[in-house]
RNA sequence: AAAAUAAUUUGGCAAACUUGUUGAAAAACAAGGACGCAAAGCUAACGGGUCUAAUCCUUUAAACGGUAUGACAGCCAGCUGCAUGA
Numbered sequence: 001a002a003a004a005u006a007a008u009u010u011g012g013c014a015a016a017c018u019u020g021u022u023g024a025a026a027a028a029c030a031a032g033g034a035c036g037c038a039a040a041g042c043u044a045a046c047g048g049g050u051c052u053a054a055u056c057c058u059u060u061a062a063a064c065g066g067u068a069u070g071a072c073a074g075c076c077a078g079c080u081g082c083a084u085g086a
Stems, first nucleotide, its partner, number of pairs: 005086001007084001012037002017032006035074001041079003047076002049072003056066002
C1' cells in the first nucleotide's frame, strides 16, 4: 500500500400497511410507519430480467392474446464511494 473478515460509535436509507395527490395501469410523490440494508448511493440511453397495456395490431364489435413509447436500481448487473479501531 492492497485485498478479505469480524466488531463498535455518530449519522444515513426506509419494506409491508394507513391517509392524501398524480396516473389508464404498473407505479411515483408527500406525511406517518420500520421489514430490512455497508452501497437500499448513481445508472432503465451498456445488457439481462420483472410489472403494466393507455395507444396500436387482431376482431363485425366486445373479450382474450400480442405490443413500451410507461415503470421497477429493495432482482441480477455496471459505475462510484464513507468515520474509528482490531
Background:
The prediction has a mean pLDDT of 77. c-di-GMP-I riboswitch aptamer, 86 nucleotides, folded computationally. The sequence was found by an Rfam model in a public genome assembly.